Overview: The RNA shown here (SAM riboswitch aptamer (S box leader)) has 88 nucleotides and comes from Aquibacillus kalidii. The sequence was found by an Rfam model in a public genome assembly. Of the family's consensus pairs, 96% are formed in the model.
[in-house]
């Protein structure tokens, strides 16, 4: 990479570096961007998942994982993206 389950309508920011286009790819639209989006590092936060404590509501102690708008929306394409646990 691929396979198996399981979620995805809630939640949750700011500093610094960077420069120009991102919102997963494709059309179409909508939105966010030089009042610097996007990326990255620190911080710090939320709790989705496992672990951990608890009688139980919880809690944030541990691995990951998140932190605009329903995975933005709708089509199609793939039976698709993300994430987590597990085998291998």
């Nucleotide at each position: 990479a691929a396979c198996u389950u399981a979620u995805c309508a809630a939640g949750a920011g700011a500093g610094g570096u960077u420069a120009a286009g991102g919102g997963a790819u494709c059309u179409a639209g909508c939105c966010c961007a030089a009042u610097g989006a996007c990326a990255c590092c620190u911080c710090a936060g939320c709790a989705a998942c496992c672990a951990g404590c608890u009688a139980a509501a919880g809690c944030a102690u541990g691995g990951u994982g998140c932190u605009a708008a329903u995975u933005c929306u709708a089509g199609u394409a793939a039976u698709a993206g993300a994430u987590a646990a597990g085998a291998a």

Notes:
It matches the Rfam family "SAM riboswitch aptamer (S box leader)". About the family: The SAM riboswitch is found upstream of a number of genes which code for proteins involved in methionine or cysteine biosynthesis in Gram-positive bacteria.